About this RNA
RNAcentral holds the sequence, with entries from SILVA. Small-subunit ribosomal RNA from an uncultured Bacteroidota bacterium, 1524 nucleotides, folded computationally.
RNA sequence: AGAGUUUGAUCCUGGCUCAGGAUGAACGCUAGCGGCAGGCCUAACACAUGCAAGUCGAGGGGCACUAGUGUAGCAAUACGUUGGUGGCGACUGGCGCACGGGUGCGUAACACGUAUGCAAUCUACCUUCAGACUGGGGAUAGCCCCGAGAAAUCGGAAUUAAUACCCAUAGCGAUGCAGUGGCAUCGCAUGGUGACAGUUAUUAAAGUUCGCAAGAGCGGUUGAAGAUGAGCAUGCGUCCCAUUAGCUAGUUGGUGAGGUAACGGCUCACCAAGGCUACGAUGGGUAGCGGGUCUGAGAGGAUGAUCCCCCACACUGGCACUGAGACACGGACCAGACUCCUACGGGAGGCAGCAGUAAGGAAUAUUGGUCAAUGGGCGCAAGCCUGAACCAGCCAUGCCGCGUGAAGGAUGAAGGCCCUAUGGGUUGUAAACUUCUUUUGUACGGGAAGAAACUGGUGCUAUGCGCCGAUUGACGGUACCUCUAAGAAUAAGCACCGGCUAACUCCGUGCCAGCAGCCGCGGUAAUACGGAGGGUGCAAGCGUUAUCCGGAUUUACUGGGUUUAAAGGGUGCGUAGGCGGACUCAUAAGUCAGUGGUGAAAUCCUGCAGCUUAACUGUAGAACUGCCAUUGAUACUGUUGGUCUUGAGUCCAGUUGAGGUAUGGCGGAAUGUGCAGUGUAGCGGUGAAAUGCAUAGAUAUGACACAGAACACCGAUUGCGAAGGCAGCUUACUAAACUGUAACUGACGCUGAGGCACGAAAGCGUGGGGAUCAAACAGGAUUAGAUACCCUGGUAGUCCACGCCCUAAACGAUGAUUACUAGAUGUCGGCGAUAUACAGUCGGUGUCGAAGCGAAAGCAUUAAGUAAUCCACCUGGGGAGUACGAUCGCAAGGUUGAAACUCAAAGGAAUUGACGGGGGCCCGCACAAGCGGAGGAGCAUGUGGUUUAAUUCGAUGAUACGCGAGGAACCUUACCUGGGCUUGAAAUGCUAGUGAGUAGAAUCCUGAAAGGGAAACGUCUCGUAAAGCACGAGAGCUGGUACAGGUGCUGCAUGGCUGUCGUCAGCUCGUGCCGUGAGGUGUUGGGUUAAGUCCCGCAACGAGCGCAACCCCUACCAUUAGUUGCCAUCAGGUAAUGCUGGGAACUCUAAUGAGACUGCCCGCGCAAGCGGUGAGGAAGGUGGGGAUGACGUCAAGUCAUCAUGGCCCUUACGUCCAGGGCUACACACGUGCUACAAUGGGCAGUACAAAGGGCAGCUACACCGCGAGGUGGAGCCAAUCCCUAAAAACUGGCCUCAGUUCGGAUUGCAGUCUGCAACUCGACUUCAUGAAGCUGGAAUUCGCUAGUAAUCGCGCAUCAGCAAUGGCGCGGUGAAUACGUUCCCGGGCCUUGUACACACCGCCCGUCAAGCCAUGGAAGCCGGGGGUACCUGAAGUCAGGUCUAACCGCAAGGAGCUGCCUAGGGUAAAACCGGUGACUGGGGCUAAGUCGUAACAAGGUAGCCGUACCGGAAGGUGCGGCUG
Repeated sequence: AGAGUUUGAUCCUGGCUCAGGAUGAACGCUAGCGGCAGGCCUAACACAUGCAAGUCGAGGGGCACUAGUGUAGCAAUACGUUGGUGGCGACUGGCGCACGGGUGCGUAACACGUAUGCAAUCUACCUUCAGACUGGGGAUAGCCCCGAGAAAUCGGAAUUAAUACCCAUAGCGAUGCAGUGGCAUCGCAUGGUGACAGUUAUUAAAGUUCGCAAGAGCGGUUGAAGAUGAGCAUGCGUCCCAUUAGCUAGUUGGUGAGGUAACGGCUCACCAAGGCUACGAUGGGUAGCGGGUCUGAGAGGAUGAUCCCCCACACUGGCACUGAGACACGGACCAGACUCCUACGGGAGGCAGCAGUAAGGAAUAUUGGUCAAUGGGCGCAAGCCUGAACCAGCCAUGCCGCGUGAAGGAUGAAGGCCCUAUGGGUUGUAAACUUCUUUUGUACGGGAAGAAACUGGUGCUAUGCGCCGAUUGACGGUACCUCUAAGAAUAAGCACCGGCUAACUCCGUGCCAGCAGCCGCGGUAAUACGGAGGGUGCAAGCGUUAUCCGGAUUUACUGGGUUUAAAGGGUGCGUAGGCGGACUCAUAAGUCAGUGGUGAAAUCCUGCAGCUUAACUGUAGAACUGCCAUUGAUACUGUUGGUCUUGAGUCCAGUUGAGGUAUGGCGGAAUGUGCAGUGUAGCGGUGAAAUGCAUAGAUAUGACACAGAACACCGAUUGCGAAGGCAGCUUACUAAACUGUAACUGACGCUGAGGCACGAAAGCGUGGGGAUCAAACAGGAUUAGAUACCCUGGUAGUCCACGCCCUAAACGAUGAUUACUAGAUGUCGGCGAUAUACAGUCGGUGUCGAAGCGAAAGCAUUAAGUAAUCCACCUGGGGAGUACGAUCGCAAGGUUGAAACUCAAAGGAAUUGACGGGGGCCCGCACAAGCGGAGGAGCAUGUGGUUUAAUUCGAUGAUACGCGAGGAACCUUACCUGGGCUUGAAAUGCUAGUGAGUAGAAUCCUGAAAGGGAAACGUCUCGUAAAGCACGAGAGCUGGUACAGGUGCUGCAUGGCUGUCGUCAGCUCGUGCCGUGAGGUGUUGGGUUAAGUCCCGCAACGAGCGCAACCCCUACCAUUAGUUGCCAUCAGGUAAUGCUGGGAACUCUAAUGAGACUGCCCGCGCAAGCGGUGAGGAAGGUGGGGAUGACGUCAAGUCAUCAUGGCCCUUACGUCCAGGGCUACACACGUGCUACAAUGGGCAGUACAAAGGGCAGCUACACCGCGAGGUGGAGCCAAUCCCUAAAAACUGGCCUCAGUUCGGAUUGCAGUCUGCAACUCGACUUCAUGAAGCUGGAAUUCGCUAGUAAUCGCGCAUCAGCAAUGGCGCGGUGAAUACGUUCCCGGGCCUUGUACACACCGCCCGUCAAGCCAUGGAAGCCGGGGGUACCUGAAGUCAGGUCUAACCGCAAGGAGCUGCCUAGGGUAAAACCGGUGACUGGGGCUAAGUCGUAACAAGGUAGCCGUACCGGAAGGUGCGGCUG
C1' cells in the first nucleotide's frame, strides 16, 4: 500500500466481498512447563448452608471461674464473706455500623466532565489555640416473681446502677439570634470585616485506670482556627427520532410567611401574566458518566469488562427515626409480590457481600487458607473483629518466556506417493548410525526475601525521637540454588493449498454426495467435493463464529459530488440567517503571543531501575492538544463614528417587442346547420371493404341567413416574458428591457430555510356556450382473438365567467449572483458617423472553434473553464415515491416519506460484432421470363413408425432419408436362437517339459456342423562329432505365466478425414499515427471489376493468407514420330473389306511448341477501365470445363474404415459352428423408375458414336433351343481379338383416341444360369394373366442460362450370381427465355438504431396457476408503559386544640383523636405502543406451467412524461408536453 466482482472487450460511476488489528469471548481439534493478568456480558431471576461488623469490664449493674476464710453438716455439699482472673452469653452505656465490599435497575439529568462561585452553608473522630468546670435529682433495663402464647414475642408486679436521663451554675468573661445608632476599613450589586454603646434572649459537663500520695494517662463540657469530608449554585460540553411543533398553572416573577446546615416556589397565602421553543422546547426511544480502552497516518469512528474518581440502587414502592453524617445492602415502620414455619390463632425472611445451589444461557471458577503483611473498626493497651486484603485452588481466557534436542551422517536405505514405469522423481540429512549437550521433567540435598513494628528495657531537647533486646510467616519446605545422578531420555499440533492468497499431484464421486468470505466449483479425466502423498502458514496452540475500527475519499472538516451514471427546487418575490465595494479614526469581541492556575492517580510515550529475560512492576520526566484568569499585539474579520463612487438605484431623452389585463370594438376565409333553388343516382370511405348518408331527392353547385371556435399568407435558425407561456386588426389601462447623457442618492448589495404569489394539459364545482375535433361508448372492418391500430358515428371535454386542483421529459434533463480566461462567423434591437459601404461600441440570440475541463459523448465569454458567496439536492438495485402517520384538497389526488425482505449487481459513455418488417450500393437460376419435373398411380429404393427371439449399428432442417453400402441367399454380419472352445482364430515374450511313436494324419464312430473320441501311417533342421552312440542349438508340440481379443461406452476427451456457409471476397500482420482504453487507421472515400481486380485520393507505408495466374482436359494451327491406327496419290488383289505392296499427305494417336494480351482502331474517361453488328482471328475481353476451398462458424458428422486417451468385459461384451434375421407391414415421408399415349405404340428396313472392360476373363464363328441359354470352338494379356447390336434418327406400311396393338403391376405353369445351397430370399426366359393409371387438389416445391435443359442409348466399378430403375463416366439429337432487380431466399461493402453478445431461434412485460418468505389493512381479541379525572387511603412527617372524663404522668405533657399530603388499591374515559386475527391488499423469490407479445430495430401503430377514461393482461385512446 491494495485486491476480487457488472462487459464479448473498454473507461467510468457504484455497491458487495477479502487481506490487518482488537476482544471479559464461545465452539471444534489438539495440548509439555512457568511467570503475569483475567474470569455470569444472559435472569437487578430465585436462593439451602456457612461466614462477610463489631468492640470496649479502663463507664455500669451483674454473671461465671478460681484462691483463702467463716457458718451448717460426719461427709458429699450448701450458704456467706474477702481477694484474684489475659473469662463473659444476654442487659445498660460509648464509639462504629453512612467506611470497606457488590451491582448498573433507574437516570438524557447540574447525573457526569471541566472551570468558577458560596458576601447563602455544615463537618464526629484528628491537629492547633484559649480559658474554665465538677452541685443536685428522679428513673429504667437487666436480675427475680407472676402470667399469655406452638413460636416469635408480649403483659404485669417488685427492686437497682452508670461516661444513660433531668435540673442548677456561666450574665465579670465567652457565645448565638433579632433589632438600633454612628465610626473605621474593604469589596462583587445584594454587602463583608473590626472595635464601640445600649436592649432582649439562650445554653454545659462524667467520670474512670494506675498510684500510699503527689501526680500522670484516657476521657467529658465551651469557644476560635485548621485539616478532612459533605451540601448548594453557575458557564461550557454530553445519543437518536421533526412521521414528536408547540409546551407550561407552582407554571414565570413579586411581596410576606414557613421550612432547611444553607440560597431558592423548597412549601404556603396574596398579587401580576408571565416562562421555554426551529441555536429544536415538549414528547418518544435508548443509555450510568468520566479517566480511559480498541482502531485509525491523522481527523475521526466504536466502546465504557478488569483498575481509579463520581453517581444511582440494595426483593418492589413509600416513609420517616436515630445520628456529625443515612432517608441507611447484612437498621425501623407500612403496603405489595414471593418463599418458609405454624398447634391455623399467628409469625419469619431479603447473597446486586465471599463461597455455593438451582435456573437461564454459546458461556464464566473453591461452600479453600490466614489475619503473616497492607488497610479499617473498637480499645490506654494486650488484643478482638475484618470473605476488605494477602495467598492458595480451577480454566491455554489473554499477554510474555522456555522446551520438545545439537553436530556429523548418501547405498540418497526400506516403506509410502507420483511418473513417460529396464528406470526416474519425491518424502530426504529426514531415518538408521556415530559423537555431544541436559534447559525442562524425575530423584537427592540446600533453601529465602517479604519482618518492620506494636510491646519490654534504656537515653534525650519527652504527645516524640534514638539505641538495645525479645516475639510474630497463611503462602511454604514454595520460589530459587547445586561443578549432584541417570538419560535423547518426559513433550506437536491445527488450518490451508482455483483466483484474491503463501502452497499440486493421484485416487474415489459424477449437478449426486458435498464445498463456498466474494467470484464461483461438482452433469466420468474436479489442483475448488471426500481420501491419500506432497507442500505452505502459524505453533502449545491452530482454526471457525460473533462484535468493533480499518481498508471505505462508501457522509468527503481534513477529503466527494449533482448535462447524460443517484442528485438543481416548475418559476419568481421575499423573512430569518449566511456572505458582502474603497479610504480613515477608535475599540479589542474573534485572532495571535507571553505569564499564572488547573487539567487526581493509574494508563500512553521517553530515560533509568527491579524480578535470569520478557510480559509485569517501580521511579523520574514528558505529555494530557482542554478550561479559567491576566498582560500585551492590532494585519485581517467584527463593532462604533466619518468620508467616497466604481456595486445598486433614481431623474431626463429616445427605442423595441406574438409581454400582460379588459363576455371592449371590428374583420375575412374555412366548417357546420337552416331555408328555398338547380340537378339526378349515387355519395362517402379504405390496403380492400363494410357500417353510414341517399328517390321522403343525398353528394355536387350557386345565393341568403345563423352559430361557435380558430386566426392562412407575413413567419424566420425571429421577437417578448421569471417560468408556465404569448400570434388577425384596433382601443383603453399596465409592466419590462435596451440605448444615450452622467444630473441625483451614497453600499441602499448578493443569496435566500420557512413563508407568499404565479404555475401547460388533463381533471373538479356552479352557471353559460356548444361550430369543429373528440377520451368513453356503439357499429363496420382486420385478426387465431383485436376490449387496438383503419373506417362511420358519437358524449364528457375542447370555448367563456367565477372558484378549485398544483402536477409534466414544468428540459438547456445544466440553481442564482459577481469577476476573469484566444478568436471566427451569422442574426435581432440601439448608439456614433453625411452614408444603403466599412469598421467600432452596448445589450440579446445562434453556429464553429483555442486554452482548459470532462469517464467519454461533449462544453467552451449564453462554460460543463478558473475562482468567490448563498440556497436546493444525492449516497447500490429492487421493495417504493409504496405503507403508516401528518398535512392540503369537494374529489381525483398532491406534499412529506420509511421498514421488513431480496439481489451482486443496477447504471453512464464509448468499442467491436450480430441483428432490424432501417437506409444506400452490389451480386447469385434468388425472383422474374422460360423449358422439364415432384406433390395423384404402380413398382424400385431409403427413412420413420409398428412388429419381432432378432428385425445389428450409425446418419436427422438447410448440411439425414438410391446416405456409410462401389452388390445382405451361406459368407459378409456387427443382431437373434441353439450347440461348442477357453493362453484362445491370429501376435510377442518368459519358463518348464518333450524333441518322441511327438507333431501331423488316411480312415472309422458320434454330431446339423463346429467339436469330441479312436487310429494305420508318421522319426524334422543345423552345429560339434562322425560308423554309431552321445552333446548342444532351433523349428514344432504340451503345460504354466505375462497377455491376447472386444463392430463394448464416450465424436461433449482426441488425431485424421469430411459436410456447410462458399469458389462467397474476404481474413489478418509489422512499423507508424490517433484514442486514458477496448479499439481505430491501413481495409474507409470517388470510380472500376467476376474479384480487397485495378486506378485516383488519403496518416499512413508496406506485407501475408485468400482472388487471379502457374497445372489438367477441350477448341485452331505447326513441328516431331508413324504401329496395332490412317489410305489422297501409285501398283496388285477380292463377291466384298487398307486385304497386300507401298505411302507419311489427311484423320487419328501423343509429345513439344505457337496462339488471346483490351495488343490494334473509333468513342467516353485524369486514370483504371467501359462501350462498338469495328478490324483481324479457330477462339475476344476469365473462350468452355476441371483440379484448387483464406481466417473461421456449426462442442456439425464419423471411436462401426483407421488410429487413439480414459472407462468397462475376460470359461465372456472374446471366439467357432448350424439355422434364422438385417428382405417383416394397418401406415407416413423422401429419392427414383415406368406410364397414362398418336411429337405415340408395334413391325420391317437403312445409318452414324464416344468412353471403357477382358485370362478362374472377353468369347468371334458354327450347331441346338421360340428364348434365357447350351454344346463345340478360332482369336486376344489387347489402337491388333472380343464385349459391340449403339439408341433415338431416317424410310416404309399397320394401329385412329379406346383403359386401346396405351400401360405393364400382379398372379399361374414351364424353364435357363450362377452357386455347397435360390424355401424364407437371386436374376433372367417362354407362354398365359393384364391391376392402378386418361397428365395429377391445395399449400407448396425441385432442376436448368448453351452444346445447357430436355431426350436417346453405350460403358464401367462392386460382383460366383444379383434385387442397378442406384452411383460414376461416355457420346448422339438438341431447344426456349432473361423486360428487369419492386418482391421471396442467400451473400458482400458502407452507414444508422439497439435494452442483443448463447448475439432476433436474441432480449423481454404483465395478468393467471403452484410453492415459500417478509409485510400493509381488518370486525375484533390480548398485553404494556405513561398521563388525566374521581373515590378510597396504610405507615409517616407536619399541623390542630372549646376533640377527649376514661390509658401513663403530681403537672407540663405523652399516647390517643382529627386534618393536609401520600405509596398502594379501585372506578372511568381517551390517547399511544406492541402482539395476535377469519378475511383481504400488493411485494419478493423459485431449471423447464397458462394467456398474449407491451418494450429494445421505424420492435412492425416511434417511444416516453403528466392527466383522464376504458380494457383478462401486458396495455389502448383522448388532451398537452419532451427527443432520451

Its Rfam family is "Bacterial small subunit ribosomal RNA".